Predicted 3D model of a 595-nucleotide part of an RNA (large-subunit ribosomal RNA, domain I) from Nakamurella alba.
Model confidence (mean pLDDT): 82 of 100.
[in-house]
Context: one part of a larger RNA
Order: sequence, then structure tokens, then C1' cells
RNA sequence: AGCACACGGUGGAUGCCUAGGCACCAAGAGCCGAUGAAGGACGUAGGAGGCUGCGAUAAGCCUCGGGGAGCUGUCAACCGAGCUGUGAUCCGAGGAUUUCCGAAUGGGGAAACCCGGCAGGAGUCAUGUCCUGUCACCCGCACCUGAACACAUAGGGUGCGUGGAGGGAACGUGGGGAAGUGAAACAUCUCAGUACCCACAGGAAGAGAAAGCAACCGCGAUUCCGUGAGUAGUGGCGAGCGAAAGCGGAAGAGGCUAAACCGAUUGCGUGUGAUAGCCGGCAGGCGUUGCGCAUUCGGGGUCGUGGGACCAUUGAGGUCGGGCUGCCGCCCGUCCAGGGAGUAAGAAAAACUCGUGUUAGGCGAAUGGCAUUGGAAAAACCAGGCGCAGAGGGUGACACCCCCGUAGCCGAAAACUCGAGUUCUCCCCAGUGGUAUCCCAAGUAGCAGCGAGCCCGUGAAAUUCGCUGUGAAUCCGGCGGGACCACCCGCUAAGCCUAAAUACUACUUGGUGACCGAUAGCGGACUAGUACCGUGAGGGAAAGGUGAAAAGUACCCCGGGAGGGGAGUGAAAUAGUACCUGAAACCGUGUGCUU
Repeated sequence: AGCACACGGUGGAUGCCUAGGCACCAAGAGCCGAUGAAGGACGUAGGAGGCUGCGAUAAGCCUCGGGGAGCUGUCAACCGAGCUGUGAUCCGAGGAUUUCCGAAUGGGGAAACCCGGCAGGAGUCAUGUCCUGUCACCCGCACCUGAACACAUAGGGUGCGUGGAGGGAACGUGGGGAAGUGAAACAUCUCAGUACCCACAGGAAGAGAAAGCAACCGCGAUUCCGUGAGUAGUGGCGAGCGAAAGCGGAAGAGGCUAAACCGAUUGCGUGUGAUAGCCGGCAGGCGUUGCGCAUUCGGGGUCGUGGGACCAUUGAGGUCGGGCUGCCGCCCGUCCAGGGAGUAAGAAAAACUCGUGUUAGGCGAAUGGCAUUGGAAAAACCAGGCGCAGAGGGUGACACCCCCGUAGCCGAAAACUCGAGUUCUCCCCAGUGGUAUCCCAAGUAGCAGCGAGCCCGUGAAAUUCGCUGUGAAUCCGGCGGGACCACCCGCUAAGCCUAAAUACUACUUGGUGACCGAUAGCGGACUAGUACCGUGAGGGAAAGGUGAAAAGUACCCCGGGAGGGGAGUGAAAUAGUACCUGAAACCGUGUGCUU
């Protein structure tokens, strides 16, 4: 030195564990913000620091409930000083306070800082100083003022507004919009209207009550699922892309305007001849109140077996008032009765009562022995019991009956959710006939050019949308049924609103797992988006386990200490905080063999 064996050191694999994750299910909730958010800075406890809580009233203040013996959060002890059956700590509901920054908003600014105006107050002899409130911009409404330019308008100012602004995981709508890739290269094409950027909204959004489908039969808003169907199609007819009707389900809901016509307001134009006008008839009276156009408001009206206006006509309760006066008729408004509906659209609030649920909680059955093993009994043995409870967790090993729970039952002063009812609120003539007089959404539809989007890549290319140009008709009107024409059929554009079925989960509660178990599972089980790196955008770790209980080794010895040897604790100390188990590489010691 090598090999072998034994015993150690180092190291932290493996096994076991779980405080944390991951995925999904059900229910809830689905926004927060100038009444200052999200997110932070700085403070705040008797005692230094981190975390948590809170805000100069600062681990807290008040009220109302719950609860019932200890408490002064945690790492994390120790000391001090206190609180508490006159009910503390703790849990829930409601309120108060809430520094500074931040949309940040009095002005400024290198965020958490600096400097002000005005009003009121404190203090000072006075000034400085301090406290409270207020002072940004835009928009809307009202009023005041007011140029060029007479009226006016622009502009300026004041007041009012629970108007805006900013944040937020995914889902949504819209505006922009790639490339890697595939086509075995590549350009049309594909990836894909995807990723990404921007704007905006809601708890959902969007869509939505046929100018629709269909096919000579019929259906009857929209949305979503299954099927139709990888079909019909489209496609360098390559790669690929890819419907619809119909059928079966989920859900189910329909409404309001514009116009014609009537009335009123305002403005402009026009109008003396009492001939216009004042609901009709007769008489009286009034005297520009008229007519035309335009604006605004109210009534009317809303449809495709076309509808409405207009004219005529039929039927229908009551009270009060009005339409210049009297009589008759008619019309309008109001209230009551009757009917219908409602806070999701169609108008829009709210109160009360009762009940459901949520936000604290409460009750809750039944076991003992042992002389066995063990440190410890829940194990073994013996003898019992409960069960609407033998889910689960804990307890010194494996507990239905020890503890917490579980099944079941009960519970709210306050706040909120949902449901029902009452109060409340809103709406309400219904027909028939006639004429073809009026209306039925205009720079629209259509057409042309160029694009886009539809299964549809320009094609025979309809339907839909955009830009440019041109530019109709009003029901004997229009549009569609895949060029186009005819016939036939369907529908009624150019205004608006609309719940549910659908999508998603940052958040709350409960639950589940042929999900992980510390190089796994979230990056993060632990002071984690921390330490650290980077000018910055950004990147981004490592790190769990003594023991049942600290009982965490009093005392003695060696040593400067570190560390160790005794002694002691403990079942165990080769469990000693460098702590469960403790593999391998690697390093030693001892013995044997070989050289």
C1' cells in the first nucleotide's frame, strides 16, 4: 500500500409523518372607489427585532348579542404592572376613530415630502406657531355676466349634482392584430381573427320578438346542449377549413316608440272686409283669440288573416268639475266601484307583518376490571353497554362507549338574503261598417367601384357589413326565397328595451380524491415574491421532524474557550436542541491475509 472483516467519523439518501399544496364538486357572493379604493410608507405594547392587529381614541374605543373562567396576539421565553362572576380575555352584528402617500384632487414634487390662500378657533404684548373645515379638472343643470358685431353667440363666473376619474382573477363586447408552425421547400392558403395591445361594461355580457326559415307541407323571438355531420360545401380541389334547415332536449315573455290626426306652448310670416275664430243647433255675447310653417309637450297609434289615422254607426255603472252664457246633445278631466298588472323590460318608490336561510352558538347515548406485556394501554384477556351517533381527529401503541366531535334536535338583540301577504303604485272602453283622402322610420333601400365577413379563396355569388359615388317608392308600396326573369310562397328594413336557460371564479363556507408528501406538491409547509442578482423592466432561491412530557443534563472534573468525562433526567441520550430513521460516495481505527 492493497484486500477482507469489525467498529467509528462524515454525509443526508431511504422509510415513516404533515403544519402546506393540487384538482374537482355543491352552495353563497360576484364588485371596491372623491363618504378617498386597491396597494403602501411611517407609527402604535412597560421592555430590542420580524409577523399579525390597529391608527395620534393606534394588539385598541362604544352599543347590542353569544359565552362562562381565566386573561394581557405570535416567533418566545423572562421580568414587571394589571384586568376579571358589577362577567374579563374570546366569538358575532352594528357604529366611532382612521397619520401620510396613492385616481390623489389647494400649488409643487425625486410617492409617503415641501410650500400656501380663505373662514372659524387656540396661543402670544405682538409676529412667528398650532387646530378644524375648505380650495384640482371635466361633464350635466340653473343663474349671472359678456367680445369681434346691433340682437346674439363664443368666452368668463357663481351655485347645485352619493355625476366622472382609479383598481380588479377569469368570463364578455368592440377597435387593432402577428409570427414560429403545417403545406414534408414556398408565395395563395394554414396557424388565426389565435397570441398580444387598447377601450368599455356586467354579475353575467352579447343576442332577441322575423323585411326569418321552409317548400307548395308547414314552423313561429333569442340563447345553450345533443344530433344532423366531418354531411352539404369550400380548397395551389393541396395542406386543410367546414355549415344550415330539420329532429330531441334546457329555458320560456313579451313590450315601448316614430308618422298620419287632435289639443296646447313658443317663435316667425300673414290677416280687417265683422266674412275668420270661440264643440253642434237657436239666441245673445266676446273680438284677432284666426290661418301657414317650425320647435317643444300632452293625447292618439304600433300592425302583415296588413295596421292606423279619418268618417259613419252599435252597446256600456255612479260622483264632482270644465268646454263664454241659457236649453238639449256631445266631449274632456277627476274620484269611487269593477277588472288587470307591478318595482326584470313595459313608470317608479317604500313601509309593515309572517316565515326560510346566512353571519356567534347550545344540547347531544353508551365501560369497567386486570394479579398480562409495556415507560405509557386505546393492545391481549374477562365481563358489559349505546347506536337516527361504528364519519373524522386527539389522548404516552390500535378507543363506538376518555376528550373534541358525529346522527338528531334547538337557537339571534342586530345586519343581510330569499319567499308570501297587506298597505302602496300604475294601467283599462269594446266592437261593426265605409271610403281609398292621409300615414306607416331617407341621403335610407337599391345600383356602381373597392374591400370585409359568411362553409363559400371572385366564383354563375345571392344574403350581411364598411368606404366612395349615385340615389327611389308608401300598400296597386317594398324586401327575400343563392346570378337573373316569370309564377308562387314567406316577411314588412332603414327606432328602442327585454328575465331565464349559457360563460367564468379573484373571494366565502362546506365537502371529495386509484392527487403530492419536503429535489414531490403552488416559486413559497419555514422571516417567501423574502434573502440575493440586475441601472431597470425583470429574475428569484435554499431552508420541515428531540421527546409522551423540556423532564433541554443540578453538581464535580479536564480545558482560555469550544468540546468532552462522570453524575442526573428519560423507555431510549449512538433521542443532547449540529437532536427520528441514518444508505452510498469519502476519511479513519483495530485485527487478519498478501506484497

The organism belongs to Nakamurella, within Bacteria. The full RNA is in RNAcentral, with records from Rfam.